This is a predicted structure of a 72-nucleotide RNA (transfer RNA) from a Microcaldota archaeon.
Rfam family: tRNA. From the family's description: Transfer RNA (tRNA) molecules are approximately 80 nucleotides in length. The family's RNA type in Rfam is transfer RNA.
The RNAcentral record of the sequence draws on ENA.
Model confidence (mean pLDDT): 83 of 100.
RNA sequence: GCCUCCGUAACUCAACGGUAGAGUGCCUCUCUUGUAAGGAGGAAGUUGGGGGUUCAAAUCCCUCCGGAGGCU
Repeated sequence: GCCUCCGUAACUCAACGGUAGAGUGCCUCUCUUGUAAGGAGGAAGUUGGGGGUUCAAAUCCCUCCGGAGGCU
């Protein structure tokens, strides 16, 4: 330098162009003599940045940034 893949909640990951979700963690309540486990509820996201296509974009296109792998 070229090619491929990845970037979504604190972490690990979903979501075929049509309401952004789960598990773990966190907070509150419950339960217990107490702690853990269990039960109920809750908060947490400019979907890496910018632009484009579209009635509508995490999803499609372009560009940039970051990470992983491969080739020379």